This is a predicted complex of two RNAs, RNase P RNA and transfer RNA, with 537 nucleotides together.
RNA sequence: CAAGCAGGCCAGGCGGUCGCGGGCAGCCUUUCGCUACGCGGAAAGCUGUCCGAGGAAAGUCCGAGCUCCACAGAGCACGGUGCUGGGUAACACCCAGGCGGGGCAACCCGACGGAUAGUGCCACAGAAACAUACCGCCUUGUUGGUAGAUUGGUAAGUUGGUAAACUGGGAACCUGGUAAACUAAUCUACCAGUCUACCAACAAGGUAAGGGUGAAAAGGUGAGGUAAGAGCUCACCAGCGGCUCGGGUGACCGGGCCGGCUAGGCAAACCCCACCGGGAGCAAGGCCAAGCAGAGGGCGUGGCGCGGGAGGGUGUCCCCUCUCGCGCUGGGGGCUGCUCGUCCUAAGUCCUCGGGUAGGCCGCUGGAGGCGGCGGGCAACCGCCGCCCUAGAUAGAUGAUCGCCGCCCUCAACCGGCUCGCAGCCGGCGAGGGAACAGAACUCGGCUUAUCGGCCUGCUUGAGUA
RNA sequence: UGGGGCGUGGUGCAACGGCAGCACACCAGACUUUGAAUCUGUGGAUCUUGGUUCGAAUCCGAGCGCCCCAG
Numbered sequence: 001c002a003a004g005c006a007g008g009c010c011a012g013g014c015g016g017u018c019g020c021g022g023g024c025a026g027c028c029u030u031u032c033g034c035u036a037c038g039c040g041g042a043a044a045g046c047u048g049u050c051c052g053a054g055g056a057a058a059g060u061c062c063g064a065g066c067u068c069c070a071c072a073g074a075g076c077a078c079g080g081u082g083c084u085g086g087g088u089a090a091c092a093c094c095c096a097g098g099c100g101g102g103g104c105a106a107c108c109c110g111a112c113g114g115a116u117a118g119u120g121c122c123a124c125a126g127a128a129a130c131a132u133a134c135c136g137c138c139u140u141g142u143u144g145g146u147a148g149a150u151u152g153g154u155a156a157g158u159u160g161g162u163a164a165a166c167u168g169g170g171a172a173c174c175u176g177g178u179a180a181a182c183u184a185a186u187c188u189a190c191c192a193g194u195c196u197a198c199c200a201a202c203a204a205g206g207u208a209a210g211g212g213u214g215a216a217a218a219g220g221u222g223a224g225g226u227a228a229g230a231g232c233u234c235a236c237c238a239g240c241g242g243c244u245c246g247g248g249u250g251a252c253c254g255g256g257c258c259g260g261c262u263a264g265g266c267a268a269a270c271c272c273c274a275c276c277g278g279g280a281g282c283a284a285g286g287c288c289a290a291g292c293a294g295a296g297g298g299c300g301u302g303g304c305g306c307g308g309g310a311g312g313g314u315g316u317c318c319c320c321u322c323u324c325g326c327g328c329u330g331g332g333g334g335c336u337g338c339u340c341g342u343c344c345u346a347a348g349u350c351c352u353c354g355g356g357u358a359g360g361c362c363g364c365u366g367g368a369g370g371c372g373g374c375g376g377g378c379a380a381c382c383g384c385c386g387c388c389c390u391a392g393a394u395a396g397a398u399g400a401u402c403g404c405c406g407c408c409c410u411c412a413a414c415c416g417g418c419u420c421g422c423a424g425c426c427g428g429c430g431a432g433g434g435a436a437c438a439g440a441a442c443u444c445g446g447c448u449u450a451u452c453g454g455c456c457u458g459c460u461u462g463a464g465u466a
Numbered sequence: 467u468g469g470g471g472c473g474u475g476g477u478g479c480a481a482c483g484g485c486a487g488c489a490c491a492c493c494a495g496a497c498u499u500u501g502a503a504u505c506u507g508u509g510g511a512u513c514u515u516g517g518u519u520c521g522a523a524u525c526c527g528a529g530c531g532c533c534c535c536a537g
Stems, first nucleotide, its partner, number of pairs: 001462010012405007020052008029043006054437001058448002061446005066281004073340004078277005083097005098112001099110004113272002118270002120266003134211002136207020157186006165178006219237006238262002240259008285362004294353006302329012331345005369388008407434005414428005467536007476490004484520001493507004513529005
């Protein structure tokens, strides 16, 4: 110097004129009251003086104070929160840390409990969305086919043996030829059976290695193994669970051993676990003045016992009626869903419709307040001391305008500087333009959203110079 | 000021977390001499912006707008 990260701060300044709201003081007017020529209250006007929007006053998203619901109780339901430790009145906030993710880094982001409690969902596609077999691979069985081997049968041939019959030669008898039939061997063909191999179909099973589908498909790589495969086994790697050692308050981190444990995702789906929460909201709520008209409906005002009193039936016993007190039990109502519990109640209470008012006061602004110093703590924050107090309107005030100065942006010309000069850059004068988001309404602590522009501090990365 | 509810074509409404539909309207064509009616067809939307999820109109956060109630 460039790019970036984190934290903090400012939100134009001064003056003039006109105006608005509030407090205080004074003057004056009106009115009211009284212990009446004075005092007090209220209102209007004038004068003086002091004060008068924000970092978000906004959205009303959380948390509280405060007020009312009798007290603000328990359980369920319902709602909220969700890593750990701390801060705080409290929180969904803040600080510190852990884990996960992003970035070279400074640093940033995270609804960040549980999917092995259970249920549900995972469209389409895909065989299968959590235990599923579509293709593929493998085994077994059945059927069929082909090939080979083998057994049996039938038929024909060849060869050997036996041989009826016919025939030639020769005297008997022998011999030659043809040769039915039988038999043995061999070979061929056919049929039947068995076995083996292959192929096809079907059936039963094994298999998650491969294919394809999907957002997501059963840990990854290699080797062994197997009928084929597979954590089936083994080595290494990734993760999970159990036991254990060490560190830390803890979330968690690091190490060792064991277990083949590897069965997904969604809880901003129901749900489970832990913790928190009663409801409503200043139009809460209270007081004064003024004014008005009530009507309809629901549930109720019960029962029993004891005692006292009065009256009656017939004077006692006894019975009936009325009334008072106590107890028990129901009923109604409140505690803003239900139950319990508790309180009130002999009268009420709840709901609906209607009528009147559109005035004033309180609540209302001094408070978990701000600033400074010291101390504790890494920090958020806390403690002590000192100082200060600065809006309270009620249809809603804090505004308008002018002058000077300051800030930002743009620029014709001019001047000055850097440069030998041009170009370019910087500065000055001048001109024009711009200055945001937005406004208290009971009050705080947060979050979120909107916001022209500027300043300060610390840090990171890159480049250059010394 | 406080509290509550709701945002889907031009209008009125639908849609278990799984292709955003229906009716009327608009436009074009047919029918008719013309118009209406009728028939056929087209276009057009989840208030905005982030997150959860494979996937959001739907669930969650923030913002914007509208409506209702309360003395």

Description
Its mean pLDDT, the model's own confidence on a scale to 100, is 75.